Predicted 3D model of a 110-nucleotide RNA (SAM riboswitch aptamer (S box leader)) from Gracilibacillus oryzae.
Lineage of the source: Bacteria > Bacillati > Bacillota > Bacillaceae > Gracilibacillus.
Its mean pLDDT, the model's own confidence on a scale to 100, is 82.
C1' cells in the first nucleotide's frame, strides 16, 4: 500500500505537555477552538471485533464475563455533494427514505 468480510443513529473524561488552527480529502454548511482546540502522554472509562474462560448444545444457533491483542472516548462517518423511489410545491426547489461512492475500524489474505 492492495483485496475480501463486517460494522459505522448506541455507549464511555480528568491531568501533563504543547501553543495554533482544528473537524481525512474537495466544494458549501454546521460547529470546536488562548475559559488553550488538533495533536501528544499517563490514568480512568466505554465496547465486545479477534482471542481466552465459562453456560448451553449430537453438531450447532445463541448467551455470559473480560485479566490478553485492537478500537473507541464533540456533534450520525457532523450534515449534504452521486443514482433511484415517494411526499410536498410557488415547477425548480424543500423533504423523507434506499442504495451507492469515499472514509474509519476489526479479522483475514495477496
Nucleotide at each position: 500500500c492492495u483485496c475480501u468480510u463486517a460494522u459505522c443513529a448506541a455507549g464511555a473524561g480528568a491531568g501533563g505537555c504543547g501553543g495554533a488552527g482544528g473537524g481525512a480529502u474537495u466544494u458549501g454548511g454546521c460547529c470546536c477552538u488562548g475559559u488553550g482546540a488538533u495533536g501528544u502522554c499517563u490514568c480512568a472509562g466505554c465496547a465486545a471485533c479477534c482471542a481466552g474462560u465459562c453456560u448451553g448444545a449430537u453438531c450447532g444457533a445463541a448467551g455470559a464475563c473480560c485479566c490478553g491483542g485492537u478500537g473507541c472516548u464533540a456533534a450520525u462517518u457532523c450534515c449534504a455533494a452521486u443514482a433511484g423511489a415517494c411526499u410536498g410545491u410557488u415547477c425548480u426547489c424543500a423533504g423523507u427514505c434506499u442504495a451507492g461512492a469515499a472514509g474509519a475500524u476489526a479479522a483475514g489474505a495477496a